A computed fold for a 73-nucleotide RNA from a Patescibacteria group bacterium, annotated as transfer RNA. It matches the Rfam family "tRNA". Its family is annotated with triplet codon-amino acid adaptor activity in the Gene Ontology. Rfam classes the family as a transfer RNA. Rfam describes the family as follows. Transfer RNA (tRNA) molecules are approximately 80 nucleotides in length. Model confidence (mean pLDDT): 83 of 100. The source organism's lineage runs through Bacteria and Bacteria candidate phyla.

[in-house]
RNA sequence: GCCGCCUUAGCUCAGCCAGUAGAGCAGCACUUUCGUAAAGUGAAGGUCCCCAGUGCAAAUCUGGGAGGCGGCU
Numbered sequence: 001g002c003c004g005c006c007u008u009a010g011c012u013c014a015g016c017c018a019g020u021a022g023a024g025c026a027g028c029a030c031u032u033u034c035g036u037a038a039a040g041u042g043a044a045g046g047u048c049c050c051c052a053g054u055g056c057a058a059a060u061c062u063g064g065g066a067g068g069c070g071g072c073u
Stems, first nucleotide, its partner, number of pairs: 001072007010025004019056001028042004049065005
């Protein structure tokens, strides 16, 4: 220098042939217990890496940029 993949909740990831964002774990509250743990219930938590474009509508498509991983030279 060229090519490919990845970036979504605190963490690990789903959703990615456009239709208004989810799970598990962690943390919080409650139930249970003499108390803790375990178990159960509930609520909370994300302008989906950034900018622009297309479109009624973009996490999703297109272009540019940033970061990470891998390959080639």